A computed fold for a 333-nucleotide RNA from a soil metagenome, annotated as Bacterial RNase P class A.
Its Rfam family is "Bacterial RNase P class A". By type it is a ribozyme.
[in-house]
RNA sequence: CAGGCCGGGUGACCGCGGCUGCACUGCCUUCGGGUGGUGUCGUCGAGGAAAGUCCGGACACCGCAGGGCAGGACGCUCCCGCAAGGGGAGGCGGCGAAAGCCGACGGAAAGUGGAACAGAAAGGAAACCGCCUCGGACGUGUUCUCCGGAGACGUCCGAGGUAAGGGUGAAACGGUGGGGUAAGAGCCCACCAGCGUCGCGGCGACGCGGCGGCUUGCCAAACCCCGUCCGGUGCAAGGCGAACAGGGCCCGCAUGAAGGCUGCCCGCCGAGGGCCCGGGUAGCUGCCGAGAGGGAUGGUCACCCUCGACAGAAUCCGGCUUACAGGCCUGCU
Numbered sequence: 001c002a003g004g005c006c007g008g009g010u011g012a013c014c015g016c017g018g019c020u021g022c023a024c025u026g027c028c029u030u031c032g033g034g035u036g037g038u039g040u041c042g043u044c045g046a047g048g049a050a051a052g053u054c055c056g057g058a059c060a061c062c063g064c065a066g067g068g069c070a071g072g073a074c075g076c077u078c079c080c081g082c083a084a085g086g087g088g089a090g091g092c093g094g095c096g097a098a099a100g101c102c103g104a105c106g107g108a109a110a111g112u113g114g115a116a117c118a119g120a121a122a123g124g125a126a127a128c129c130g131c132c133u134c135g136g137a138c139g140u141g142u143u144c145u146c147c148g149g150a151g152a153c154g155u156c157c158g159a160g161g162u163a164a165g166g167g168u169g170a171a172a173c174g175g176u177g178g179g180g181u182a183a184g185a186g187c188c189c190a191c192c193a194g195c196g197u198c199g200c201g202g203c204g205a206c207g208c209g210g211c212g213g214c215u216u217g218c219c220a221a222a223c224c225c226c227g228u229c230c231g232g233u234g235c236a237a238g239g240c241g242a243a244c245a246g247g248g249c250c251c252g253c254a255u256g257a258a259g260g261c262u263g264c265c266c267g268c269c270g271a272g273g274g275c276c277c278g279g280g281u282a283g284c285u286g287c288c289g290a291g292a293g294g295g296a297u298g299g300u301c302a303c304c305c306u307c308g309a310c311a312g313a314a315u316c317c318g319g320c321u322u323a324c325a326g327g328c329c330u331g332c333u
Stems, first nucleotide, its partner, number of pairs: 001331006008304007016045004021040008047310001051321002054319005059234004071230005076090005091105001092103004106225002111223002113219002128166002130162011143150002174192006193215001195212007238285003246277006259269003305308001
């Protein structure tokens, strides 16, 4: 450095939840049984992350002819995987002495835009200092002179050239060296980087080598462009679904049975019956070798040790991320 593992132990007692057996017992019953309560024996009872709820899937309901827009996620290659912001191996880049670690790692010659401060100039750039050329003015213990001047050097002014040097910056229009030039410059050349192309190796990302014209800055975790993928909502999803009170509507008739007002007919009320509301409520299920729906998994004591961290399941599964006292094993530098 990498990978894997453990996450106080033992005993006694008390307590909690699930299941099962036994005993006692409540309620219902069509007498077959069904459903509870209490006690007791036995047995099982949190994690590596149960966490964050970040990604994907199963499952469920809703939506959906097909296509597009918007929006979002992802973005080197190959393999595994239903899939994943997943895993493995590799390529490239960065870090490290190494083992190894890290990387949103497509596109900046499609377009739009940005670059604070500093700096002369921040992209078809720029002349502040410096360097060089030319012109003018002035000066000089210097050189030449036909004595008019000419040259050289210095200072100042003006016109230009120059991106090699200094300076600013995160970044200054390929780098280093040589040639070349008034001074310079891919202006020319060699090597290197980059780009294009060809060959070889590799499934591929890519690597190595040859050749070419000499060169194209940075930011896409800025908008954007390209490619791939995505319908929405989540178990409080969803499924089954009562009983009692009370209420609404209808029947309440014909033949042996049918009340009150009312002796008869009609009508109304009513016993009774049906449907509906109550209510998609209660409850059950969904729910799984931990497992509920007032939701369990705990406490006390004793002994021992290295004196015990982060943390508590709620439909299930695959991942990622984050937290973690201490300890063990293996391999490598």

Source information: Model confidence (mean pLDDT): 75 of 100.